Transfer RNA from a Candidatus Woesearchaeota archaeon, 73 nucleotides, folded computationally. The prediction has a mean pLDDT of 83. RNAcentral holds the sequence, with entries from ENA. It matches the Rfam family "tRNA". It is annotated as a transfer RNA.

RNA sequence: GGGCCCAUAGUCUAGUGGCUAUGACGUCACCUCGACACGGUGGAGGUCGAGAGUUCGAUUCUCUCUGGGCCCA
Numbered sequence: 001g002g003g004c005c006c007a008u009a010g011u012c013u014a015g016u017g018g019c020u021a022u023g024a025c026g027u028c029a030c031c032u033c034g035a036c037a038c039g040g041u042g043g044a045g046g047u048c049g050a051g052a053g054u055u056c057g058a059u060u061c062u063c064u065c066u067g068g069g070c071c072c073a
Stems, first nucleotide, its partner, number of pairs: 001072007010025003018056001027043005049065005
């Protein structure tokens, strides 16, 4: 220098154009227990990496940039 892939909550992750963005772990409250652990119920936590474009509508499609990974030279 060229090509490909990835970026969604503190961590991991589902979501391939339209419902309130999914689940697990973690965290908080309550229940359970003599107490702790386990278990049960509920809550909080997300500018979907950034900017622009397409569209009535974008986490999703296109372009650029940023960061990471792999391959070629």